[in-house]
Context: one part of a larger RNA
Molecule: large-subunit ribosomal RNA, domain VI
Organism: Methanomassiliicoccales archaeon
RNA sequence: UGUCUGGGUGCCUGACGAGAAGAAUCCUUUAGUACGAGAGGAACAGGGAUUCGUGGCCUCUAGUUGACCAGUUGUCUGGCAAGGCAUCGCUGGGCAGCCACGCCAUCAGGGAUAAGAGCUGAAAGCAUCUAAGCUCGAAGCCGUCUCGAAAAAGAGGCACCUUACGGCCCUCGUAAAUGACGAGCUAGAUAGGACCGGGAUGUAAGCAUCGAGGUUCGCCGAGAUGUUCAGUCCGCGGUUACUAACGCCGG
Numbered sequence: 001u002g003u004c005u006g007g008g009u010g011c012c013u014g015a016c017g018a019g020a021a022g023a024a025u026c027c028u029u030u031a032g033u034a035c036g037a038g039a040g041g042a043a044c045a046g047g048g049a050u051u052c053g054u055g056g057c058c059u060c061u062a063g064u065u066g067a068c069c070a071g072u073u074g075u076c077u078g079g080c081a082a083g084g085c086a087u088c089g090c091u092g093g094g095c096a097g098c099c100a101c102g103c104c105a106u107c108a109g110g111g112a113u114a115a116g117a118g119c120u121g122a123a124a125g126c127a128u129c130u131a132a133g134c135u136c137g138a139a140g141c142c143g144u145c146u147c148g149a150a151a152a153a154g155a156g157g158c159a160c161c162u163u164a165c166g167g168c169c170c171u172c173g174u175a176a177a178u179g180a181c182g183a184g185c186u187a188g189a190u191a192g193g194a195c196c197g198g199g200a201u202g203u204a205a206g207c208a209u210c211g212a213g214g215u216u217c218g219c220c221g222a223g224a225u226g227u228u229c230a231g232u233c234c235g236c237g238g239u240u241a242c243u244a245a246c247g248c249c250g251g
Stems, first nucleotide, its partner, number of pairs: 006162007016148004022052007035040001053106005061100001063098002068093005073086005095235001110142002116136004165250004170184004190244003193240005198234004206227005213220002
């Protein structure tokens, strides 16, 4: 853009297309049964588990974590504190997120057939599964299942409404290469901030006491304890309009 030249919102159908979404093994029951003189020894159906594949998820476990917290070496900022640089300087931890080594699911059943097994049955008074007709029959085919799909030109259908609504900008993320999609836009919790909760690290600085040891006898002093489950931080949850969602256009 088209779909009969009204429009808006929402919900469907499914021609067609894509897929492999399942595969194998073991145990148990059937059953010491059928079968077989005995020795031996099944199967259909049912239940459970494992491995691989596939799809999803992060409660647990593990990994990662250049958010973050702590320790520490060299050097620099006059000293302390607080920091810069050195592969993230190195080391010990590490939530969210992402992930596998972790967790969950992977169920059931139909139709037409192949080889083949048959029924009825002539040509050919018999016979014959085939010539007419009919019944079965596979991990294979088509469906069942998942996904896309009305541009399927035979261009589909339903409900409600008839200025309904839509878009740009802006605040954003359960979304994302750009578009798109979704949540909001003051009648507001969309993001930031603040507070509360939860979590990471592991007890900050300052001060006080003690203090190995050194000493020029004046003091210096690693470190320990208390103040202090402190201090610092948070991509998480909740509450709260303090800040920013101002405005514009189409129909």